[in-house]
C1' cells in the first nucleotide's frame, strides 16, 4: 500500500413485540317511528272462530362495556432477531508486497 473476511453505518425483505382500529365472543341495550309470541282489553259474528294489537316476554339493530388473541390493517431513530445487499470513513483479524 494492496487484497480477502469479520465488526461499526445504512437500506430492504421477513420474523416476533408495543399501541391504535377492525373481525370473534359474551354482557347491556328499542314509550313511540326492528321481528316474534302476543296475557287483558277491542272489533266482526247469532255462535263455531277469525281480525287488528296494547303491555309483558324473547330475539336483536344502532351504540356501549369487557374478555382472549387464533383474523385483517395501519404506524414508529421500538428489536439489531435472520437473511440479502451497499458504502468503504472508522476497528480487528489473516495473506501477500515494500522499507
Nucleotide at each position: 500500500c494492496g487484497u480477502c473476511c469479520g465488526g461499526c453505518u445504512c437500506a430492504a425483505u421477513g420474523c416476533g413485540g408495543c399501541g391504535g382500529a377492525u373481525g370473534u365472543c359474551u354482557g347491556c341495550g328499542a314509550a313511540u317511528c326492528g321481528u316474534g309470541u302476543c296475557a287483558g282489553g277491542u272489533c266482526g259474528g247469532g255462535a263455531a272462530c277469525g281480525a287488528a294489537g296494547c303491555a309483558g316476554c324473547a330475539c336483536u339493530a344502532a351504540g356501549c362495556a369487557g374478555a382472549a388473541u387464533u383474523u385483517u390493517c395501519c404506524g414508529g431513530g421500538g428489536g439489531c432477531c435472520a437473511u440479502u445487499g451497499a458504502a468503504u470513513a472508522c476497528c480487528g483479524g489473516g495473506c501477500a508486497u515494500u522499507a
Model confidence (mean pLDDT): 76 of 100.
The RNA shown here (Bacterial small signal recognition particle RNA) has 99 nucleotides and comes from an uncultured Synergistales bacterium.
Its Rfam family is "Bacterial small signal recognition particle RNA". Rfam links the family to the GO terms signal recognition particle, plasma membrane targeting and SRP-dependent cotranslational protein targeting to membrane, signal sequence recognition.
The sequence was found by an Rfam model in a public genome assembly.